Molecule: c-di-GMP-I riboswitch aptamer
Organism: Gammaproteobacteria bacterium
RNA sequence: GCACGGAAUGGCCACACCCGCUGAGAGGCGGGGCCGGAAAACCACGGGUCUUGAAAUUAAGCAGGCGAGACAGCCGGGUUACCACC
Numbered sequence: 001g002c003a004c005g006g007a008a009u010g011g012c013c014a015c016a017c018c019c020g021c022u023g024a025g026a027g028g029c030g031g032g033g034c035c036g037g038a039a040a041a042c043c044a045c046g047g048g049u050c051u052u053g054a055a056a057u058u059a060a061g062c063a064g065g066c067g068a069g070a071c072a073g074c075c076g077g078g079u080u081a082c083c084a085c086c
Base pairs, nucleotide, nucleotide: 001085005083006082012037013036017032018031019030020029021028022027035073041079042078043077045076046075047074048071049070050069051068052067053066
């Protein structure tokens, strides 16, 4: 430099689930756990999925619209990176 190859080397992360905390909720954080991954490292830029608030309407609710939020282990994109390779 590269991210084509690999997890052989040192290893890394941690699905589901359980416990505690937190949140309106999706979810997040910590501990245990280990389905898997090769960027399952970071970033909400695009798409997608999920949650929800107030108002209006309504007997009430749903849906829709408006707004806010979440998911990076949904896809794409951007940045960085171990070994090998050059």